Predicted 3D model of a 72-nucleotide RNA (transfer RNA) from a Candidatus Aenigmatarchaeota archaeon. NCBI's taxonomy places the organism under Archaea, Nanobdellati, Candidatus Aenigmatarchaeota. The coordinates come from a structure-prediction model, not an experiment, and the mean pLDDT is 83.
[in-house]
RNA sequence: GGGCUCGUGGUCUAGUGGAAUGACGCGGCGUUCGCAACGCCGAGGCCAGGGGUUCGAAUCCCCUCGAGUCCA
Numbered sequence: 001g002g003g004c005u006c007g008u009g010g011u012c013u014a015g016u017g018g019a020a021u022g023a024c025g026c027g028g029c030g031u032u033c034g035c036a037a038c039g040c041c042g043a044g045g046c047c048a049g050g051g052g053u054u055c056g057a058a059u060c061c062c063c064u065c066g067a068g069u070c071c072a
Base pairs, nucleotide, nucleotide: 001071002070003069004068005067006066007065010024011023012022018055026042027041028040029039030038048064049063050062051061052060
C1' cells in the first nucleotide's frame, strides 16, 4: 500500500429499511437477625464520526477514524 470481517448502554450481545433486544453489572423495593440467592421495579444507548439515497436508515452507498485478519 491492497483484500476481507467488524465498530450497538460500564461489559458481552440480538436486530440486515418502519417499535433499539436480552444477559451480566449498577440503583431501589420485597424476602432475611444480617448477607447471599431469588422475585419485582428503575436508571443507563441520539447505534465509531461525517455525507448521500429514501416518505422513512443501526440496517443500503461513499469518505474518514479505529480493531482484527490475510497478501505484498